Predicted 3D model of a 72-nucleotide RNA (transfer RNA) from a Patescibacteria group bacterium. It matches the Rfam family "tRNA". It is annotated as a transfer RNA.
[in-house]
RNA sequence: GUGGCUGUAGCUCAAGGGUAGAGCGACUGUUUGUGGAACAGUAGGUUGCGGGUUCGAAUCCCGUCAGUCACC
Numbered sequence: 001g002u003g004g005c006u007g008u009a010g011c012u013c014a015a016g017g018g019u020a021g022a023g024c025g026a027c028u029g030u031u032u033g034u035g036g037a038a039c040a041g042u043a044g045g046u047u048g049c050g051g052g053u054u055c056g057a058a059u060c061c062c063g064u065c066a067g068u069c070a071c072c
Stems, first nucleotide, its partner, number of pairs: 001071007010024004018055001026042005048064005
């Protein structure tokens, strides 16, 4: 340089164009002599970035950035 894949919560990952979720973690409460475990709840996202299509985009299209793989 060319082509492919990935980018979503602190971490690992979901999500057929129609209100963005789960597990783990964090925090609060209940329970306990304390802790852990268990149970109930809460917070945390401009879906890498910028545009386009659409009534509506994490999802489709274009560009761009980062990571990664292959080739050169």

The organism belongs to Bacteria candidate phyla, within Bacteria. RNAcentral records the identical sequence in 2 taxa.